[in-house]
Predicted 3D model of a 101-nucleotide RNA (SAM riboswitch aptamer (S box leader)) from a Bacteroidia bacterium.
RNA sequence: UUGUUAUUGAGAAGGGGUAAGAGAUUAGGCUCACAGAUCCCCUGGCAACCCGUCACCUGGCGAAGGUGCCAAAACCUAACCCGAAAGGGAGAUAAUAACAA
Repeated sequence: UUGUUAUUGAGAAGGGGUAAGAGAUUAGGCUCACAGAUCCCCUGGCAACCCGUCACCUGGCGAAGGUGCCAAAACCUAACCCGAAAGGGAGAUAAUAACAA
């Protein structure tokens, strides 16, 4: 990097550095941001995919280790379908994990 499978309305903040934009893409909205966002590092935490463990084929418990995550639903809507609308469903894309190449 590519593929397969699973998950994505829950949960979890302080400090330091940096500097002007940031929230994946396009459009529209909305939000965050020089009272310092985004990003990086440290500490802390959340969660439980891998993992450990007990029963045993699907669940309970745990958190040492490998990852991940810690504004807003993956911020919302459209880029598809149904519907008069409200709304519902599917997909694409993306992120993360495990496995494979």
The source organism's lineage runs through Bacteria, Pseudomonadati, Bacteroidota and Bacteroidia. The coordinates come from a structure-prediction model, not an experiment, and the mean pLDDT is 82.